[in-house]
Molecule: Bacterial RNase P class A
Organism: Pleionea sediminis
RNA sequence: CUGGCUGGCUGGACAGUCGCCGCCCGAGCAAUCGGGGGGAGGAAAGUCCGGACUUCGCAGGGUAAAGUGCCAGGUAACGCCUGGGGGGCGAAAGCCCACGGCAAGUGCAGCAGAAAAUAUACCGCCGAUGGCAGCUUUUGCUGAUCAGGUAAGGUUGAAAUGGUGCGGUAAGAGCGCACCGCGCGACUGGUAACAGAAGCGGCAAGGUAAACCCCACUUGAAGUAAGACCAAAUAGGGAUCCUGACAGUGUGACCCGCACUGGAUCCGGGUAGGUUGCUUGAGUUUUGUGGUGACGCAAAACCUAGAAGAAUGACUGUUCUCGACAGAAUCCGGCUUAUAGGCCAGCCAAAUUU
Numbered sequence: 001c002u003g004g005c006u007g008g009c010u011g012g013a014c015a016g017u018c019g020c021c022g023c024c025c026g027a028g029c030a031a032u033c034g035g036g037g038g039g040a041g042g043a044a045a046g047u048c049c050g051g052a053c054u055u056c057g058c059a060g061g062g063u064a065a066a067g068u069g070c071c072a073g074g075u076a077a078c079g080c081c082u083g084g085g086g087g088g089c090g091a092a093a094g095c096c097c098a099c100g101g102c103a104a105g106u107g108c109a110g111c112a113g114a115a116a117a118u119a120u121a122c123c124g125c126c127g128a129u130g131g132c133a134g135c136u137u138u139u140g141c142u143g144a145u146c147a148g149g150u151a152a153g154g155u156u157g158a159a160a161u162g163g164u165g166c167g168g169u170a171a172g173a174g175c176g177c178a179c180c181g182c183g184c185g186a187c188u189g190g191u192a193a194c195a196g197a198a199g200c201g202g203c204a205a206g207g208u209a210a211a212c213c214c215c216a217c218u219u220g221a222a223g224u225a226a227g228a229c230c231a232a233a234u235a236g237g238g239a240u241c242c243u244g245a246c247a248g249u250g251u252g253a254c255c256c257g258c259a260c261u262g263g264a265u266c267c268g269g270g271u272a273g274g275u276u277g278c279u280u281g282a283g284u285u286u287u288g289u290g291g292u293g294a295c296g297c298a299a300a301a302c303c304u305a306g307a308a309g310a311a312u313g314a315c316u317g318u319u320c321u322c323g324a325c326a327g328a329a330u331c332c333g334g335c336u337u338a339u340a341g342g343c344c345a346g347c348c349a350a351a352u353u354u
Stems, first nucleotide, its partner, number of pairs: 002349009012319007020039002023036005041325001045336002048334005053223004060256004065219005070084005085099001086097004100214002105212002107208002117161001122154002124150003129147003132143004162180006181203001182201003187196003227276004237267006247261004283302008
């Protein structure tokens, strides 16, 4: 200097004029006036996970269903985060993983190929042994191949049932041996996943579980228009159906249990006003301390939108890196997606110079 990787910050600024909304204080009967402070995000998006909170009188057990899936931690919890193990990609820094089980069972893999699971012989190789033919007195020899043997070589395919070499054989084959691979594995290290590994075994099981399934763990439902309180008004209205305690009802389904004593549907009438839920939180920042880290503990400081058809806008001037993605609606912790431009730190690789 160039390229790559990882993490973080920011997301126009300043000044003036007018305007909008909440809160606090003061004045006022009220309308309103004056003063003070504050007023969208890193993702507010997606509605994908996990919760807090509210209601179902309280709430249990089981089945089904759904979710997660290496180990150890963090957290209120999680499908999240941190660290480690294993696998894959990369030259490396780094990145990714839907990572329990196929010797429990059942499935699936078109076409091609002989054959795709306890499978198989198309081209081949052998034909020792039994058969055939010829020669031969016999012994035996030769030939082609039948029966039979074989899966080492070749074909097909994503994949052909361990690989290489030596021996052996009629020809071959883990048939035997050596090494590698695979399985079991004393012992060692580690909390563990796992790693190393003396030794044993010719070696049984090809792949696939984001296939059904098996195993382990987890799981009430609905939702802030959930709900609570106050005031007011009406018609304590009418009809139909079911039911009688061995029945019915009770916030996912079914069963058991428990509690209660009626239940369901339709028509009609009244009210729909106000307060609250509503923002002080598993909160933020700083310092110290423990830890590899996520994070924990302690102290101090701070208060940071709460609208209700939905508030933060408009104009002018200067400046600049000339401005992207984009607006809260109960709240919080994550993940995922979108993002113009600018800045900072660390790591990897190559080149050059010293």